[in-house]
């Protein structure tokens, strides 16, 4: 520090996800030791048991028992001493308000920070001053009587105090009044002083005899110490007040009656509406009041580069709470965790009458939960309470226990060791790897185990003693200081050290597709499963599971959860808004923010210095202590903050003065669809009246509905009425936007130009507010010509709720009032300044020139086009910025859900504004690129259309296919590019299928082991055959032999075999686009990039063929050419071919000699290249025409098929991975089937006839084939054919007859002398065999069919059409196929249209690429949400009721010790009662939140459901926005707007 993920690829935007660190954690697997930390985050749920706050006898009274000892008594028993002034209890004092726990509540002066208190308190402690005199009455304990189950209580009696009370005294203190001074926030405060008033106290212990008394000594007394009282001051701790800081929601916008203030009082330690009476009507709030939700706050902690963000467990500070709610008492302090009272809930005890309790103290229990420990030891240390002290108490604390919960440290060994052992895994079978790893050998001894030794934490206090000082009458006592000795350890015999033995007891977890370090095998087969994101798994999974290996970390490792980071993804540091999300529809203007030049003052901001504070701990730095580290200790720094104070004065602010350039004012001028209301004009449509006139008009793609003989349309004249204003008219003008268009006058707003004047910053922006705001729509009233939602009809269509047509109502128009939205767009907020240019246009002014206009130059304002720098993701913007800057406002933060729901608000309504969440997805987007596609465009080509000729589709038959059938009808091929295709030939065979019968090393083959010596052949039985069984015959080579080898058979084994599966695992081959002209590369250049350029452009071509141009220059695969056939010529050659000349010869015939001229044959050459001429063209390429030539512009034909596409075809040609099968899916055999037949389709044949049929006659080919063959002549047969066998391995012989044609005769338009299917009979041939199921022949039979609907195919010349011939396959079988020749046309204007293709361009939401994508209803499943009659809980407001305990007030006839009084009585107190306030509770009515709810609404998601086709291309009616109506649905239509 980044990475993955949107696309075919790219750049950008943007979300999601990951890598890091952390944790009071939990869970899974695993687990050796130690140290230091840490441990109920949930139920502030309920708690058994024990402990957690007592102490003081030096405040006081009283005072046991057991036990021990002694006495009396016979004994029971009793007395005394001791135990002991002890225990327990009581009065009293101090403490219990600390310490410890928890975070429920609290959004607050609760907390933090800085201040204030002149508005206050402070027990114990320290210092100082003054005092401590005198008198009295009670009451616990105790005794006694009684009540109660208990808890507890009542009456009577006794007694003490440092308990309580009266009096005296009063330096201070407090109160009132008077005077003076200082300070002051002017309220007051402090201080000096005069007079008057009020108000205290308690003793205890030790010592002593100086003074007095009795007098060993003690008391008064003295003295010391501890107390007590009144003051002052300090310290400490607190109360109260204030500035600032510290959550979310505005879908909480208004809140408030003690409310805000005043006066007077009450209350408090103290200010204060804190409380009360009266008076006034205030107070708070968009700088967020009030309400709701959430939350203890902080030092700090985690993260981060920082700024920030998150957090507040342990430790520390503060606050709040103590079962829930309320209340006071005591006290210095509480409204009190281990106190009280009351109410409530809960638990427990009970004799049913009543009582008791509060672990959010330490342990512990139950419960909850994913989850959190011992009912331990000790007061030795530290700290606290009490005490004079010893000491007691202390679950604070110190320790120990449990938990890898965290951090830190250590170990599980070290060295050596290659036959690279065994074994595992992999393997290309060679080997590789685990791996120096192990074993083996040599060492070491941490931890653990055993044994031994052994600290520090301890120093005080105290006791004894010595010395000194102080106190005092005192050498006493006491206090203080110093020295010596003594006492005290929970942890714990622990840390630590030594010794002994022994490598001995101690390694796991996660991961290995990319991100992200780490790869193979097996299993599985969209299953099981994985997954943080992208995504893996459908038979070869580095992604699942296992294994081997590897990687990472290591007593841990992973997972989950949470926080920060990465995220510049809320952007202060540090983002954006033309098209990605995002500029408000426009103006006006309030608050606010910001603001020109200059001078002076000020010092709020700002800067600087100082001071105080910012607790400690923590972080950081330095040092030190535990062996190191974690940890701990000491010191420093820091703590960016706040406050006070001194200073500076540039900038901002404030105050004052001045200025003119910002802004405004006045004058003059011209331009303009700027606005409002009024008047007025012509053209056109429609309607009405009349005339002329006659059969149509109208409308459309074509029609129809409609109108018209009752006279339309057309035409003329007249009239009515409404709406809109042609031409001018223009990226012209005006306006803030919406918007504004005939002419005219009136009223009125703004901008601009010119030259000056004046004011003197008056400015810019603008939340809320206010106003304006197209169209549609609404209300009321008018108006209504045309147009026209809805509606009706006609068409179109599968349907057509549409597009088209005929009608037509709201509406469109006017007035008044609403509505307030648009693609309200430049998708671009406003203002100011700055930054190269060119060129139009509108307005005004000036200048030169001119008679003037026009034109030219310059300035300002406006409005356009193109472009520099710069900016931008790109497109693009570019002085009218999207550039460079400043100021202000608005808005955005992934897509969907959704501009929806709920709430609020506005509206008559429609609806507008504001505006979520659950849930869901891993994207949704922008720009550009390459393709593909378009019912886009341009150019061009092709039998593509057109022009022609002949067909198919109808018939019959053949053949293939589908379907059906079947035991089987084997399999494959399926648009073109499957269907006379694989198959160039299924009766058996083929044959793969079916039925049945057999075989199992197998029908064929290889290796090895063993056996036999054969196997084959011949014959017999069974059998349909295969096969099986029996008989018979039978080996070879080497070697003396043993034996070996070859061959064959048998047994066994390793391989076999498979037309079984997968053509979507493959090779090879093939089809197709397409013989279309294309497909690419190197270097360079351009672009952020994908890519582009080249290859586009202008011409031209059959062609990316060539030329020219050009940021391209070259090159490759294709094209063309080279090859073959054919067309002309030459040369060579001359049999089997040929025959011109010569000769012979025949009925005839190259039949023969001769010849090789010609034809021909088959080899080599020539020839054609736009070479020549003319024209066109760019001095090009090329094209057109011509000459010559057998042939002319590629002469004709063939072979040849670029990069690639279709997961095209083929595992059944062959090859081949994997899988399956192995007495069968192999193999042999017989029979059957592939030949079925209601049908449907393709491809053919034959026809329907006279351009023909029949009969007869007569010509002319070429390619080919032939010895398992072709077969002649001749004979027989009507014929198929038979007999026959010459000749021929073929330019020799044969097949072989060519046919159409031509000549002649006949038929005469008919189901025929057309047509030949079908069927019968009789035959021929092949073959083992023609039944299923061959071909052919003869005779007979004589079906359909009279030229074929929609539709569709081929062909551009030796072509189509037509005619026959040959061949392959093949025993036989051809209407198929492959070839061959004969005869031999018509037409092409042309490229609009159909199909296919090429190039350029355009649009795109497609990229599996239009057979694409994609929308909505409906149906089903499921999920979350809204509404809903209601029902239920919670919180809360208001009103009323209620009124416990308690404080306060009143009363007080009850009761009462202290004081007064002889007494009666009084003063005072008090029970009770009454009242104010008030908790729980109750009633009523609201508000809010939540749960639930029949039914209902839309939404999301889901593999293949239904209906349509809305959108993306001109998406087939351009789309979209607002609005209104309509419709199964997407949608359609009207109206206005936008171009995206």
């Nucleotide at each position: 520090a980044g990475a993955g993920u949107u696309u075919g690829a790219u750049c950008c935007u943007g979300g999601c996800u990951c890598a890091g660190a952390a944790c009071g954690a939990a869970c899974g697997c695993u687990g050796g030791c130690g140290g230091c930390g840490u441990g109920c985050c949930u139920a502030a749920c309920a708690c058994a048991u024990g402990c957690a706050a007592g102490u003081c006898g030096c405040g006081c009274g009283a005072g046991a028992a057991a036990g021990g000892g002694g006495g009396g008594g016979c004994a029971a028993c009793u007395c005394c001493c001791u135990g002991a002034g002890u225990a327990a209890a009581g009065c009293g004092g101090c403490g219990a308000a600390c310490g410890g726990g928890u975070g429920a509540g609290u959004a607050a002066c609760a907390c933090g920070u800085a201040g204030g208190u002149a508005a206050c308190c402070u027990a114990c402690c320290c210092u100082c001053g003054a005092g401590u005199c005198u008198a009295g009455a009670a009451u616990a304990a105790c005794c006694u009587a009684c009540c109660g189950a208990a808890a507890g209580g009542u009456g009577g009696g006794c007694u003490a105090a440092u308990g309580c009370c009266g009096g005296a005294u009063a330096u201070g203190a407090c109160c009132a009044c008077g005077g003076g001074g200082a300070c002051u926030u002017c309220g007051g405060u402090c201080u000096c002083u005069g007079c008057g008033g009020u108000g205290a106290a308690a003793g205890g212990u030790g010592g002593c005899c100086u003074c007095u008394g009795c007098u060993u000594g003690c008391a008064a007394g003295c003295u010391a110490c501890c107390g007590c009282u009144c003051g002052a001051a300090g310290a400490u701790g607190g109360g109260c007040c204030u500035g600032c800081g510290c959550g979310c929601c505005a879908u909480u916008a208004g809140c408030u009656a003690g409310u805000u203030g005043g006066u007077g009082g009450g209350g408090u330690a103290a200010c204060g509406g804190c409380c009360c009476a009266c008076c006034a009507a205030g107070g708070c709030g968009a700088u967020g009041a009030u309400g709701g939700c959430u939350a203890g706050c902080u030092g700090g902690u985690c993260u981060g580069a920082g700024a920030g963000g998150a957090u507040g467990g342990c430790c520390a500070g503060c606050c709040a709470c103590a079962c829930u709610g309320g209340g006071a008492c005591u006290g210095a302090a509480a409204c009190a965790c281990g106190g009280c009272c009351c109410a409530g809930a809960c638990u427990c005890c009970u004799a049913c009458g009543g009582g008791a309790g509060g672990c959010a103290g330490c342990a512990g229990u139950g419960g909850g939960g994913g989850a959190u420990a011992u009912u331990g030891c000790g007061c030795a240390a530290u700290g606290g309470g009490c005490g004079a002290a010893a000491g007691c108490c202390u679950g604070a604390c110190g320790c120990a226990g449990c938990g890898a919960c965290g951090c830190c440290g250590c170990g599980u060994g070290g060295g050596u060791g290659a036959u690279g052992a065994a074994g595992g895994c992999c393997u290309u079978c060679g080997g590789g790897u685990c791996g120096u790893a192990a074993a083996g050998c040599c060492c070491u001894g941490u931890c653990g185990a055993g044994g031994g030794g052994a600290a520090a934490g301890a120093a005080a206090c105290g006791g004894c003693u010595c010395c000194g000082a102080c106190c005092c009458a005192a050498u006493a006592c006491g206090u203080c200081g110093g020295g010596g000795c003594c006492c005290u350890g929970a942890c714990g015999g622990u840390a630590c050290c030594c010794c002994u033995a022994a490598a001995g007891g101690a390694a796991g977890c996660a991961c290995c597709g990319g991100c992200u370090a780490a790869c193979u095998c097996c299993g599985u087969g969209c299953c099981a499963g994985c997954a943080g994101c992208c995504g893996c798994g459908g038979u070869a999974a580095u992604a699942c599971g296992g294994a081997g290996g590897g990687u990472g970390c290591g007593a841990g490792c992973g997972u989950u959860g949470u926080u920060c980071g990465g995220a510049a993804u809320c952007a202060c540091u540090g983002g954006g808004c033309g098209u990605a999300a995002a500029g408000g529809g426009c103006g006006u203007g309030u608050a606010g923010g910001c603001g020109g030049u200059u001078c002076g003052c000020u010092a709020a901001g700002u800067c600087u210095g100082a001071u105080g504070u910012g607790a400690a701990a923590g972080c950081c730095c330095g040092g030190g202590g535990c062996u190191c580290a974690c940890c701990c200790c000491c010191g420093g720094a820091a703590g960016u903050g706040c406050a006070u104070u001194g200073g500076a004065a540039a900038c901002u602010g404030g105050c004052g003065g001045a200025c003119u350039c910002g802004a405004g004012u006045c004058c003059c001028g011209g331009a303009g669809a700027g606005g409002a209301g009024g008047g007025u004009g012509g053209a056109a449509u429609u309607c009405c009246u009349g005339g002329u006139g006659u059969a149509g008009c109208g409308g459309u793609g074509a029609a129809a509905u409609g109108c018209g003989u009752a006279g339309a349309u057309a035409u003329c004249a007249g009239g009515a009425g409404g709406a809109a204003c042609a031409c001018c008219g223009g990226u012209g003008g005006c306006g803030a936007a919406g918007g504004c268009g005939g002419c005219u006058a009136u009223c009125u707003g703004g901008a601009c130009a010119g030259a000056g004047u004046c004011u003197g910053a008056c400015g810019c922006u603008g939340a809320u507010g206010c106003g304006c705001g197209a169209a549609a729509g609404c209300u009321a009233g008018g108006g209504g010509a045309g147009c026209a939602a809805a509606c009706a009809g006609g068409a179109u269509u599968a349907g057509a709720u549409a597009c088209c047509c005929u009608g037509g109502u709201a509406g469109u128009c006017c007035u008044a009032g609403c509505c307030c939205u648009a693609a309200a767009c430049g998708a671009u907020g406003g203002a100011u300044a700055c930054u190269u240019g060119c060129u139009g246009u509108g307005a005004c002014u000036g200048g030169g020139a001119u008679u003037g206009a026009a034109u030219c130059c310059a300035g300002u304002c406006g409005u356009g086009g193109c472009g520099a720098a710069g900016c931008u993701a790109a497109c693009g913007c570019a002085u009218u910025a999207a550039g460079u800057a400043u100021c202000c406002c608005g808005c955005c933060u992934g897509g969907g859900g959704a501009g929806u729901a709920c709430g609020g608000u506005c509206g008559c309504a429609a609806g507008g504004c504001u505006g979520a969440a659950a849930c869901u997805c891993a994207a949704a987007g922008g720009a550009a690129u390459u393709g593909a596609c378009g019912g886009g465009g341009g150019c061009c080509c092709g039998c593509a259309c057109a022009a022609g000729c002949g067909g198919u589709g109808g018939a019959g038959u053949a053949u293939g296919u589908g379907g059906u059938u079947u035991a089987a009808u084997u399999c494959g091929a399926c648009g073109c590019a499957a269907c006379g295709c694989g198959a160039a030939g299924a009766a058996c065979c083929u044959u793969a299928c079916c039925u049945g019968g057999g075989c199992u090393c197998g029908a064929a083959c290889g290796g090895c082991u063993c056996g036999u010596g054969a196997c084959a052949g011949g014959g017999g039985g069974c059998g349909a055959a295969a096969g099986u069984u029996c008989c018979u015959u039978u080996u070879c080579c080497c070697g003396c032999a043993a034996g070996g080898g070859a061959c064959a058979c048998g047994a066994g084994u390793c391989g076999a075999g498979g037309u079984g599966c997968u053509g979507c695992a493959u090779g090879g081959c093939u089809g197709u686009c397409g013989u279309c002209a294309g497909c690419u590369c190197g270097u360079g250049u351009c672009g952020u990039g994908a890519g582009a350029u080249g290859u586009u452009g202008g011409g031209u071509u059959a062609a990316g063929u060539c030329c020219c141009g050009c940021a391209a220059c070259g090159a490759g695969c294709g094209c063309a050419a080279c090859c073959c056939c054919u067309g002309c010529c030459u040369u060579u050659a001359g049999u089997u071919g040929c025959c011109a000349c010569c000769a012979g010869g025949u009925c005839a015939a190259g039949c023969u000699g001769a010849g090789c001229a010609c034809u021909c044959u088959a080899a080599a050459g020539g020839g054609a290249c736009u070479g020549c001429c003319g024209g066109u063209g760019a001095a090009a390429a090329a094209c057109c025409g011509g000459a010559g030539g057998a042939a002319g512009g590629u002469g004709g034909g063939g072979a040849u098929g670029a990069c690639g596409u279709c997961a095209a075809g083929u595992c059944c040609u062959c090859a081949u991975g994997g899988c399956c099968u192995u007495u069968a899916u192999g193999u042999c055999c017989a029979g059957g089937g592939c030949u079925a037949c209601a049908c449907a389709c393709g491809u053919a044949c034959u026809a329907c006839a006279a351009u023909g049929g029949g009969c007869g006659g007569u010509a002319c080919a070429a390619u080919g084939a032939g010895u398992c063959g072709c077969a002649a002549a001749c004979c027989c047969g009507c014929g198929a054919g038979g007999g026959g066998g010459a000749g021929c391995c073929a330019a020799u012989c044969u097949c072989a007859a060519a046919a159409a044609a031509c000549c002649g005769c006949u038929c005469u338009c008919a189901g025929u002398u057309c047509g030949g299917a079908u069927u019968g009979c009789a035959g021929u041939c092949u073959g083992c065999a023609a039944c299923u199921c061959g071909a052919c022949u003869g005779c007979a039979u004589g079906a359909a069919g009279c030229u074929g609907g929609a539709a569709u195919c081929g062909c551009u010349a030796g072509u189509a059409a037509u005619c026959g011939c040959u061949g392959a396959u093949c025993a036989g079988c051809a209407a198929g196929c492959a070839g061959c020749g004969g005869u031999g046309a018509a037409u092409a204007c042309g490229u609009u249209c159909c199909c296919g293709g090429g190039c350029c361009u355009u649009g795109u939401a497609c990229a599996c690429a239009c057979c694409g994508c994609c929308c909505g209803u409906c149906a089903c499943a499921u999920c979350a949400c809204g509404a809903a009659a209601g029902c239920c809980c919670g919180u809360u407001g208001u009103a009323c009721u209620a009124g416990a305990a308690g404080c306060c007030g009143g009363u007080g006839a009850u009761u009462c010790g202290a004081c007064c009084g002889c007494a009666a009585g009084g003063a005072g107190a008090u029970a009770g009662c009454c009242g104010u306030c008030c908790a729980a509770g109750g009633u009523a009515u609201g508000a809010c939140u939540g749960g639930u709810g029949a039914u209902u609404g839309g939404g999301g998601u889901g593999a293949a459901g239904u209906c349509g086709u809305a959108a993306c291309a001109a998406g087939g009616u351009a789309g979209c926005c607002g609005u209104a109506g309509g419709a199964g649905a997407a949608c359609c239509u009207g109206u206005g707007g936008c171009u995206g």
Molecule: small-subunit ribosomal RNA
Organism: soil metagenome